[in-house]
RNA sequence: GCUGCAUCAAGAGCGGUGGAGGGUAUGGCCCUUUGAAGCCGCGGCAACCAGCGAAUACUCGUCAGGUGCCAAUUCCAGCAGGCAUUCGUGCCUGGGAGAUGCGAU
Numbered sequence: 001g002c003u004g005c006a007u008c009a010a011g012a013g014c015g016g017u018g019g020a021g022g023g024u025a026u027g028g029c030c031c032u033u034u035g036a037a038g039c040c041g042c043g044g045c046a047a048c049c050a051g052c053g054a055a056u057a058c059u060c061g062u063c064a065g066g067u068g069c070c071a072a073u074u075c076c077a078g079c080a081g082g083c084a085u086u087c088g089u090g091c092c093u094g095g096g097a098g099a100u101g102c103g104a105u
């Protein structure tokens, strides 16, 4: 890089450095010089994998070693179908894209 599976409505921020961007792309909307991204330190959340203990329900508990994460539902929408409608839009299901973990290549 590509690919399979699982999850994505909950949760968790301060300081230093840096100096204009960030929220995947597009359109919205939002965050940001009352300081963006990145990097560093400390703190925190969660529990995918590993470990341990039950159990046989591919389940539960425990732990916190390997990852991950700490504005807004993955911020919202785009495509297909359905329901409602005050015709502005609202809601539901699926798809696409993306993120994270584990595995294959």
Base pairs, nucleotide, nucleotide: 001105003103004102005101006100007099008098013042014041015040016039017038021031022030023029026077027076028075043070044069045068048066049065051062052061053060054059074097079094080093081092082091083090084089